[in-house]
Order: sequence, then structure tokens, then C1' cells
RNA sequence: CGCCGACCGCUGGCGUCGCGGGGGAACCAAUCGUAGGGGCGCAACCGGAGUAUCUCCGGAAGAGGACUUCCAACCUCGAGCCCGUCAGCUAACCCCGUCGGCGGAUUGGAG
Repeated sequence: CGCCGACCGCUGGCGUCGCGGGGGAACCAAUCGUAGGGGCGCAACCGGAGUAUCUCCGGAAGAGGACUUCCAACCUCGAGCCCGUCAGCUAACCCCGUCGGCGGAUUGGAG
């Protein structure tokens, strides 16, 4: 200097702006049984093996590929974590986060 991302700007710092996310009425939705359920995130889901919720393997929705949009092929990822039996939507209101990682980059076509 650039890239992923909400992850930035200001400040000596505490903090603050911006940004991202969650909780939370009425109305609406829902209303049975089984299975606990929910949230951040692209990271849902399916199949196979190992007694297995665990592990491994193969697919796959989806995400990224460096000025930018679309198309095609190709490459990489397709993780991790939290709440703790609770959560639909949601005005007012309340709460939390603003970490971390990477390093010269795939090609072709139409703008």
C1' cells in the first nucleotide's frame, strides 16, 4: 500500500461518530403430535464408513478470487463460536460487537 470482513474514522486514553448484530408491544402470523430450541457467520443440506450426538471421506446450497458490472470456465473456502430450556414479527426501549487473518493476486468474452 492492497485484500477478506460490521471490523472504519477521531482521540494520549477513557470514550465517541459511523457501521454490524441481538432482545423486545400492538396488529399480523402461529396455535395438534414428534423432535428441545435459538443466534453470529458464506459456511444450509445430502450420502457413505466406523456401534456413535463423535471422527473421517465424498458431494452440495452458499461465499471469495485485488478499479467496477454481467457471462463462461477454473481455483480456494464451504469453518468456528455463543445462549442455556428461552427467543415469530415488532414502535418505544434495552443490550452486544467493531476482532482476526492474508500478501501481489486465474483466464476469456461483453460493457
Model confidence (mean pLDDT): 82 of 100. This is a predicted structure of a 111-nucleotide RNA (c-di-AMP riboswitch aptamer (ydaO/yuaA leader)) from a soil metagenome. The RNAcentral record of the sequence draws on MGnify. Of the family's consensus pairs, 96% are formed in the model.